Overview
Predicted 3D model of RNase P RNA and transfer RNA as a complex of 500 nucleotides. It holds a member of the Rfam family "Bacterial RNase P class A". Rfam classes the family as a ribozyme. From the family's description: Ribonuclease P (RNase P) is a ubiquitous endoribonuclease, found in archaea, bacteria and eukarya as well as chloroplasts and mitochondria. The prediction has a mean pLDDT of 76.

């Protein structure tokens, strides 16, 4: 260089003129009072006056009513282990997995408590299964060798018989020899046929055994080797991987390293129900008070018991208990008003100090929207940034609504830091 | 401002781990002299969206988007 990785700041900015909420303060005109003083109206001047997300309402608290929130049960919700915090699901440190690494993710207890649930394919899908394929055994059947009967071809070598033929030994002839045709028997070979107790193969059947192999599936009951076996299997044994139990050492612990035992090999899903563990009462500021001003304290119904705490039971609490009333529910009436909650607060900077750190602590400073159909704006000028040759255009996402800490969603451009690497120089 | 529900075919709606149905509309054909009813068929879906458990997700779980609906005092 290149590629990546985290965090952390900002969120247009000056200046003019005109306008808008809020509090203060002088002053002017009115009112009301005996006076101090009040109220209202107008003008002036001085301060403030939207965000990091004010969004989303998703968590958590405050505050306020409700009984200063009792017990159970349903119900919700968190879930490694320790801490921070007012609390939380945030965060912060650690632990295990995944990733070469920076890091960065991880609803990260339990399925070896119980119940369930897995479409299809596939032989079997949950204390698994026999389809191929290996074995092992009955019985049938085929075939071989074995035996026996026929046939066939058939002389090289060895023996022998009858017959023809030619030679020789002789002048023929018998006789003798050689030689050579047929025929008989024949070692071997080939077929066919038949018998049948035991042997051997083969065939399909049928009974089993087998989880090495094949094929199916998201998933098929640890892996290599030897050994065993009729084949085979943790059947058995080395060794490696994994769980259980017991234990040693380090850590606060979540873990993590290691020894000994058990052949224990135990699938997946709790973001299935369930189990444990620990937390949670319910309404929301239209919570809630106060004070004016208007109507019809009218009409119905409810039940001796009515409301409330509460969704349900204990339990409690408040009004009624013989009909006026007060409680609830309906109908109808009325208003659309003011004022307090209301903004100084788990505040904000800053410096110190404790702590790896989230944070805590002590001292200084500082006041920084409080509206209620809702102000925070608009115009010109000039600076930055994008767009587009350029004339010009434009300025992200968005706007309080009772406060707070969080998470998550959106968000242009710009700045700063730190940090890794299987690449390349 | 607060608290709820609900997003599935044009339309109203089922389906709540296991190949997305159903009335109605729409479109072919059968009937009829035509139409309408009736009959037969047939096409139509990113189950708002976008992650995440799970083998497997409309269905569970979270974030987003969209909708629709209740909630003021007095007496």
């Nucleotide at each position: 260089g290149g590629u990546g990785u985290g965090g952390g700041c900002c969120g247009u900015c000056u200046g003019a003129u005109c306008g808008c909420g809020g509090c203060g303060c002088u002053g002017g005109c009115g009112g009301c009072g005996u006076a101090a003083g009040c109220c209202g109206u107008c003008c002036g001047c001085g301060c403030c006056g939207a965000g990091g997300a004010a969004a989303g309402u998703c968590c958590g608290g405050g505050c306020a009513c409700u009984a200063c929130a009792g017990g159970g049960c349903a119900g919700g919700g968190u879930g490694c282990c320790a801490g921070c915090u007012a609390a939380c699901g945030g965060c912060u440190g650690g632990g295990c997995g995944c990733g070469u690494a920076a890091g960065g993710c991880g609803a990260c207890g339990g399925c070896a408590a119980g119940u369930g649930c897995a479409a299809c394919a596939g032989a079997a899908a949950g204390c698994a299964g026999a389809c191929c394929g290996c074995c092992u055994g009955a019985a049938u059947g085929c075939c071989g060798a074995c035996c026996g009967c026929c046939c066939g071809c058939g002389a090289a070598a060895c023996g022998u018989u009858c017959g023809g033929g030619c030679c020789g030994g002789u002048u023929c002839g018998a006789c003798c020899g050689g030689c050579u045709c047929g025929a008989c028997a024949g070692a071997c070979u080939g077929g066919g046929c038949g018998a049948a107790a035991a042997c051997g193969g083969c065939a399909g059947c049928c009974a089993g055994g087998u989880a090495a192999g094949g094929g199916u599936g998201a998933a098929a009951c640890g892996g290599u080797g030897c050994g065993g076996u009729a084949a085979g299997a943790g059947c058995g044994c080395a060794c490696c991987a994994g769980u259980g139990c017991c234990u040693g050492u380090g850590g606060a612990a979540a873990c993590a390293c290691g020894g000994g035992c058990a052949g224990c090999u135990a699938g997946g899903u709790a973001a299935a129900c369930c189990c444990c563990a620990c937390c949670c009462g319910g309404u929301g500021c239209a919570a809630g008070g106060u004070c004016c001003g208007a109507u019809a304290g009218g009409g119905a119904g409810a039940a001796a018991g009515a409301g409330c705490c509460u969704g349900c039971c204990c339990g409690g609490c408040u009004c009624g208990c013989u009909a006026c009333a007060a409680u609830c529910u309906c109908c109808g009436g009325g208003u659309u008003g003011a004022c307090c909650g209301c903004u100084c607060g788990a505040g904000g900077c800053g410096c110190g100090u404790g702590g790896u750190g989230a944070c805590g602590c002590g001292c200084g400073u500082c006041c920084c929207a409080g509206a209620c159909a809702g102000a925070u704006g608009a115009u010109c000028a000039g600076a930055c940034c994008c767009c587009g040759c350029g004339a010009g255009g434009g300025g992200a996402c968005a706007g309080a609504a009772c406060c707070c800490g969080g998470c998550u969603u959106a968000c242009a451009a710009g700045c700063c830091c730190a940090c890794c690497c299987g690449c390349u120089c | 401002g607060c608290c709820a529900a609900u997003g599935u075919a044009g339309c109203u709606c089922a389906g709540c781990g296991g190949u997305a149905g159903a009335g109605c509309a729409g479109c072919c054909g059968a009937u009829u002299c035509g139409u309408a009813a009736u009959c037969g068929g047939c096409a139509g879906g990113u189950c708002g969206u976008c992650a995440g458990u799970u083998c497997a997700a409309a269905u569970c779980u979270g974030a987003c988007c969209a909708u629709u609906g209740g909630c003021u005092c007095c007496a």